[in-house]
Molecule: c-di-AMP riboswitch aptamer (ydaO/yuaA leader)
Organism: Alteribacter lacisalsi
RNA sequence: CAUGUUUAUUCGCUUAAUCCCCGUGAUGACGGGGAGCGGAGGAACCAUUAAAGACGGGGCGGUGAUGCCUCUUGGGGUGAAUCAGCAAAUCCUGCUGACGGGCGACUCUUGCGUCCGAAUCCGACAGCUAACUUCGUAAGCGUUGAAGAGACGUUCA
Numbered sequence: 001c002a003u004g005u006u007u008a009u010u011c012g013c014u015u016a017a018u019c020c021c022c023g024u025g026a027u028g029a030c031g032g033g034g035a036g037c038g039g040a041g042g043a044a045c046c047a048u049u050a051a052a053g054a055c056g057g058g059g060c061g062g063u064g065a066u067g068c069c070u071c072u073u074g075g076g077g078u079g080a081a082u083c084a085g086c087a088a089a090u091c092c093u094g095c096u097g098a099c100g101g102g103c104g105a106c107u108c109u110u111g112c113g114u115c116c117g118a119a120u121c122c123g124a125c126a127g128c129u130a131a132c133u134u135c136g137u138a139a140g141c142g143u144u145g146a147a148g149a150g151a152c153g154u155u156c157a
Base pairs, nucleotide, nucleotide: 011142012141013140014139018035019034020033021032022031023030024029036137037136038135039134040133041132046127056071057070058069059068060067074125075122076121077120078119082098083097084096085095086094087093099117100116101115102114103113104112106150107149108148109147110146
């Protein structure tokens, strides 16, 4: 000097997931409240709809209907996380294309590079949706090429 690993603080990243106050012996954790941010349900109008009827499986109860419990294949929600084709294949999976999302440390534009495309919830059921009702505020990590314009800061004179 370079590279790698580990630790601490600061800082930064994905995300709605941050900040403040109170309580508990304690700054952590836990509980509560508030602000901010995010989601769900829910009129009219609009949308959907030829009409009528029916509306998944199992169990309980009952004369019957309504009902109660449970499951997930129909349907729906959160989320960027979907679609199509080909191949392989018991399962797992791979490739290609389209499309969607993130990062490269002020912002925007251009352009280059690189990564992700999961998981999970509701439980037969929900379009939009003012008022209104209601819920969440977790978890996981460690990047740093460029040009132009603008902004900001520091140092010197």